[in-house]
Context: one part of a larger RNA
RNA sequence: UGACGGGGGUCCGCACAAGCGGUGGAGCAUGUGGUUUAAUUCGAUGAUACGCGAGGAACCUUACCUGGGCUAGAAUGCAGAAUGACCGUGGGUGAAAGCUCAUUUUGUAGCAAUACGCAUUUUGUAAGGUGCUGCAUGGCUGUCGUCAGCUCGUGCCGUGAGGUGUUGGGUUAAGUCCCGCAACGAGCGCAACCCCUAUCUUUAGUUGCCAACAGGUUAAGCUGGGAACUCUAAAGAAACUGCCGUCGUAAGACGCGAGGAAGGAGGGGAUCAUGUCAAGUCAUCAUGGCCUUUAUGCCCAGGGCUACACACGUGCUACAAUGGUAGGAACAAAGGGCUGCUACCUAGUAAUAGGAUGCUAAUCUCAAAAAUCCUAUCUCAGUUCGAAUUGAGGGCUGCAACUCGCCCUCAUGAAGCUGGAAUCGCUAGUAAUCGUAUAUCAGCAAUGAUACGGUGAAUACGUUCCCGGACCUUGUACA
Numbered sequence: 001u002g003a004c005g006g007g008g009g010u011c012c013g014c015a016c017a018a019g020c021g022g023u024g025g026a027g028c029a030u031g032u033g034g035u036u037u038a039a040u041u042c043g044a045u046g047a048u049a050c051g052c053g054a055g056g057a058a059c060c061u062u063a064c065c066u067g068g069g070c071u072a073g074a075a076u077g078c079a080g081a082a083u084g085a086c087c088g089u090g091g092g093u094g095a096a097a098g099c100u101c102a103u104u105u106u107g108u109a110g111c112a113a114u115a116c117g118c119a120u121u122u123u124g125u126a127a128g129g130u131g132c133u134g135c136a137u138g139g140c141u142g143u144c145g146u147c148a149g150c151u152c153g154u155g156c157c158g159u160g161a162g163g164u165g166u167u168g169g170g171u172u173a174a175g176u177c178c179c180g181c182a183a184c185g186a187g188c189g190c191a192a193c194c195c196c197u198a199u200c201u202u203u204a205g206u207u208g209c210c211a212a213c214a215g216g217u218u219a220a221g222c223u224g225g226g227a228a229c230u231c232u233a234a235a236g237a238a239a240c241u242g243c244c245g246u247c248g249u250a251a252g253a254c255g256c257g258a259g260g261a262a263g264g265a266g267g268g269g270a271u272c273a274u275g276u277c278a279a280g281u282c283a284u285c286a287u288g289g290c291c292u293u294u295a296u297g298c299c300c301a302g303g304g305c306u307a308c309a310c311a312c313g314u315g316c317u318a319c320a321a322u323g324g325u326a327g328g329a330a331c332a333a334a335g336g337g338c339u340g341c342u343a344c345c346u347a348g349u350a351a352u353a354g355g356a357u358g359c360u361a362a363u364c365u366c367a368a369a370a371a372u373c374c375u376a377u378c379u380c381a382g383u384u385c386g387a388a389u390u391g392a393g394g395g396c397u398g399c400a401a402c403u404c405g406c407c408c409u410c411a412u413g414a415a416g417c418u419g420g421a422a423u424c425g426c427u428a429g430u431a432a433u434c435g436u437a438u439a440u441c442a443g444c445a446a447u448g449a450u451a452c453g454g455u456g457a458a459u460a461c462g463u464u465c466c467c468g469g470a471c472c473u474u475g476u477a478c479a
Stems, first nucleotide, its partner, number of pairs: 001479002003476003007473007015463002019426005026317008034308002042053002064303007076126009088103006106117004128292002131290003137286002139281003142277001144275001149188006155164003168179003194269004199237007209226002213224003240263001243257001244255004319419001323378007335366003340359002344355004385416001390411007432455007
């Protein structure tokens, strides 16, 4: 100087407390361990692995296994040689890859030799490796932590390591600011500058809008028209403790004070200092070294990654009446669409199919929002709860649904009556609850992830205690 303490002081955080809802019990989905296997490819493992890499494993992917094949090789370049074609077409063998046979017109310049180009074969040379080492590395990432810290120049103090500044008194979300001070300044962080959102103004008015006027319909901005309103998307305004009161030297704090759409950082996002964990990744990529080269490379068929006594994590659906079922009525936002989204009609109980129309989309379409409301019914039961499992029949995608896809209909109708010890999330448009969309994608194992809106709470006395952190101080057989 640090680190540590079941030392002290001050302060903060859904850290506790106060509340609400979960997990842990059931069934299923998914990941992991273990076991099994020819293979169940590899990585990730307290917090910081386990719906993680994977934003989508039937083949492909694919790295694994079994078997069949190739050896300058699947791709690209250079040099030399040979052929004149190559492509295509057909045959044999084969699971395919591959091997093999037959057939068919090279181009440009030139009379020609030949030269150049192209293609194939071949020789040589540069291959290839998801093989090892993340404890050789770059880059990227997690975490402490969006915590308020981490440092430097000059000066001063100390023999020196170092100290001071950065400590102290206040204040703040903040090393934020104020006052004081052997310090005076500065840098990286904080904040602000950026984006979305809440209010208003201006500009613009189609594909969006419809107040007034006219036409028109069973109905509908449907039409003429309008530029008000909504909205769209560009530019501005607006919030600064600016004003008032109280306290204070100041910074600032308090006020169901004013004004204002918004009040003290208005709400959210992006933004992550010096460093820590030899943290993670050689399988995104790049790369040193090592290993391999008729194989640890490459091609192909089939299988596996989907196994199943069991254990754990993360979820979905429930156990019902604040509910289930049937009928009727209403209100979003944000996205996607030409190899596409499809109105509408017809067939079918339905998944879907056959026609047909609009849209490269504020125009057409996916699209029905669902919780909600109204009416009826069920009446506390393993039930009109719950949907697993299984049987039968169909539909769709795709060369192909056996291993191993999704969907529909009928039948079947397990467990489950609110869950031990323990444990998690959340402070407001939040939790809880309800649907919608997208990426990936032929299809889909999505209950996942990422976005979007609808309905919409309870509680916080407080900081004694648990956990983590910041500053000062103290002790130390620690560095």